[in-house]
RNA sequence: GUCUCAGUAGCUCAAGGGUAGAGCAAUGCACUGUUAAUGCAGUGAUCCUAGUUCGAGUCUAGGCUGAGACG
Numbered sequence: 001g002u003c004u005c006a007g008u009a010g011c012u013c014a015a016g017g018g019u020a021g022a023g024c025a026a027u028g029c030a031c032u033g034u035u036a037a038u039g040c041a042g043u044g045a046u047c048c049u050a051g052u053u054c055g056a057g058u059c060u061a062g063g064c065u066g067a068g069a070c071g
């Protein structure tokens, strides 16, 4: 330098173009003499900028970061 892949919640991962979910963690409440465990509840995220579309996490282009292959 070229090509491929990945980027979504604090972490690990989902999500046929049509309300972004789960597990764990954290928080609050209940329970308990206390802690732990357990139960319930709510909070929390689409790497950035444009484009296509009635509608984009998803499709297209460019960029950023990381991993890999070739040279």
Base pairs, nucleotide, nucleotide: 001070002069003068004067005066006065007064010024011023012022013021018054027041028040029039030038047063048062049061050060051059
A computed fold for a 71-nucleotide RNA from Candida gigantensis, annotated as transfer RNA. RNAcentral holds the sequence, with entries from ENA.